[in-house]
Molecule: transfer RNA
Organism: Dehalococcoidia bacterium
RNA sequence: GGGCCUUUAGCUCAGUUGGUUAGAGCGCGGCUCUGAUAAAGCCGAGGUCUGUGGUUCGAAUCCACAAAGGCCCA
Numbered sequence: 001g002g003g004c005c006u007u008u009a010g011c012u013c014a015g016u017u018g019g020u021u022a023g024a025g026c027g028c029g030g031c032u033c034u035g036a037u038a039a040a041g042c043c044g045a046g047g048u049c050u051g052u053g054g055u056u057c058g059a060a061u062c063c064a065c066a067a068a069g070g071c072c073c074a
Base pairs, nucleotide, nucleotide: 001073002072003071004070005069006068007067010026011025012024013023019057028044029043030042031041032040050066051065052064053063054062
């Protein structure tokens, strides 16, 4: 220098062909249970979907350019 992949909750990840309020597990908080923990059950909080711009009635999803990380080639 060239090519490809990834970026969504504190962590690991889903999200089908653009369409209703963006989800799961773990973790966190509360309650139940217990003599008290753990486990189990119930409830809850937590996200400008990496950024900017564009397309569209409508974008996590499509397009362009950036950023960060990874892999390959030279």